[in-house]
Context: one part of a larger RNA
RNA sequence: GAGCGAACGCUGGCGGCAAGCUUAACACAUGCAAGUCGAACGAUGUAGCAAUACAUAGUGGCGGACGGGUGUAUAACACGUGGGAAUCUGCCUUUAGGUACGGAAUAACUCAGGGAAACUUGGGCUAAUACCGUAUAAUAUCUCUGGAUCAAAGAUUUAUCGCCUAAAGAUGAGCCCGCGGUUGAUUAGCUAGUUGGUGGGGUAAUGGCCUACCAAGGCAACGAUCAAUAGCUGGUCUGAGAGGAUGACCAGCCACACUGGGACUGAGACACGGCCCAGACUCCUACGGGAGGCAGCAGUGGGGAAUAUUGGGCAAUGGGCGAAAGCCUGACCCAGCUAUGCCGCGUGAGUGAUGAAGGCCAUCGGGUUGUAAAGCUCUUUUAAGUGGGAAGAUAAUGACGGUACCACUAGAAAAAGCCCCGGCUAACUUCGUGCCAGCAGCCGCGGUAAUACGAAGGGGGCAAGCGUUGCUC
Numbered sequence: 001g002a003g004c005g006a007a008c009g010c011u012g013g014c015g016g017c018a019a020g021c022u023u024a025a026c027a028c029a030u031g032c033a034a035g036u037c038g039a040a041c042g043a044u045g046u047a048g049c050a051a052u053a054c055a056u057a058g059u060g061g062c063g064g065a066c067g068g069g070u071g072u073a074u075a076a077c078a079c080g081u082g083g084g085a086a087u088c089u090g091c092c093u094u095u096a097g098g099u100a101c102g103g104a105a106u107a108a109c110u111c112a113g114g115g116a117a118a119c120u121u122g123g124g125c126u127a128a129u130a131c132c133g134u135a136u137a138a139u140a141u142c143u144c145u146g147g148a149u150c151a152a153a154g155a156u157u158u159a160u161c162g163c164c165u166a167a168a169g170a171u172g173a174g175c176c177c178g179c180g181g182u183u184g185a186u187u188a189g190c191u192a193g194u195u196g197g198u199g200g201g202g203u204a205a206u207g208g209c210c211u212a213c214c215a216a217g218g219c220a221a222c223g224a225u226c227a228a229u230a231g232c233u234g235g236u237c238u239g240a241g242a243g244g245a246u247g248a249c250c251a252g253c254c255a256c257a258c259u260g261g262g263a264c265u266g267a268g269a270c271a272c273g274g275c276c277c278a279g280a281c282u283c284c285u286a287c288g289g290g291a292g293g294c295a296g297c298a299g300u301g302g303g304g305a306a307u308a309u310u311g312g313g314c315a316a317u318g319g320g321c322g323a324a325a326g327c328c329u330g331a332c333c334c335a336g337c338u339a340u341g342c343c344g345c346g347u348g349a350g351u352g353a354u355g356a357a358g359g360c361c362a363u364c365g366g367g368u369u370g371u372a373a374a375g376c377u378c379u380u381u382u383a384a385g386u387g388g389g390a391a392g393a394u395a396a397u398g399a400c401g402g403u404a405c406c407a408c409u410a411g412a413a414a415a416a417g418c419c420c421c422g423g424c425u426a427a428c429u430u431c432g433u434g435c436c437a438g439c440a441g442c443c444g445c446g447g448u449a450a451u452a453c454g455a456a457g458g459g460g461g462c463a464a465g466c467g468u469u470g471c472u473c
Stems, first nucleotide, its partner, number of pairs: 001473004006469005013345006019338002021303001026301003030298003035062003040059002043056005069256003079180006087173002092169008100134004109124006140149003154161002182228003189219003194216008231253004235246004258279005281292004309335001311334003317331001318329004348378004358369004382414001384409005392400001417462005422443003428457005438445002
């Protein structure tokens, strides 16, 4: 000098665009944050004379693996980059073929119980795109090449939407490898599923991934092991560069969801707002037993130098479901708070000398503040008031919002501070104080004329900011 997710002190007019718990991955009251489909199904209710329309608890389907948060763990194929072969992939696209015949249940409902509650037991009835069987069977799978095995679901407004099989694509994901990026040797040896092989199991798939047997290997001074620290990257800051520091916001990947473990379902999870077990904590209880998980958005307590509203809307963009109408969406779009940052604008312009008054200094002549003020002549950005009033939306639909913007009205009206003035370093005098009180980034000032302390006048710098502190180069 530049920079910051900053904080503190003094001060503070407006707008635009951004940013806003860096600390306790501390604990959380309350509300909301993931639903949707009646064009899969039975049933019930409401309205109606009816046709029918509407609503929904339940069965069923799809989605809750996305989106959103955090950075605890992790020095690792976690990440970055470049390769690889032994894989899967719902919805979507393309192509080919099929969609036949049957069956037994079960929730809802009803009846009878149990429980304080959460909830739950038994009997009976019923439907389906829920479940099961048979048939059919290839370009699928297995194969001893003879053969064997595997599917489906309908709805209906008759136009579609579905369902099954196979092949291909796209997308997404899993796996393996080379290389790269922290510190410590006051950590020197580490390792028995350890290293390799064979058979088997397991997986979508390779593999000690697991298991039995066999062999005795494998890593390490080019730093193994251990310890400490740490999410990684694109980037960001600085610097002429090389480099150094860093990883807030935005984007990609990873990990996590009270702590630890486990699987279920599913195309996909070992699943933040799913399940089970254990633990700590909080709450309810009729003491038998139950309920919960904000590192989602707000918000509360706490910690801290320090970081916002328990706001509006689905209008736009995007997502889920649905044939659609539409419903849901604290994603998102907006508004609120904060000079936290960057950028822009304003706080007036011209004229005005008897250089007024006042202040300060003085050699007492005057000098300076100073065209500064007053006065005179103007202007009205912004702010204020009145009126009009968008784009963003496609035929309709606008939270923002009567916002942006435009016109008019009045009046200089409502709008300047902060730091510094010994040298470095731009800017000097007087008074007070007297090694005191104090200043200070370094050198150093202060002990009776202090340009260095405190005040005043004057001056310099920056300016809605200015200084200080902290951190990085």

The prediction has a mean pLDDT of 88.
Small-subunit ribosomal RNA, 5' domain from a metagenome, 473 nucleotides, folded computationally.
The full RNA is in RNAcentral, with records from SILVA.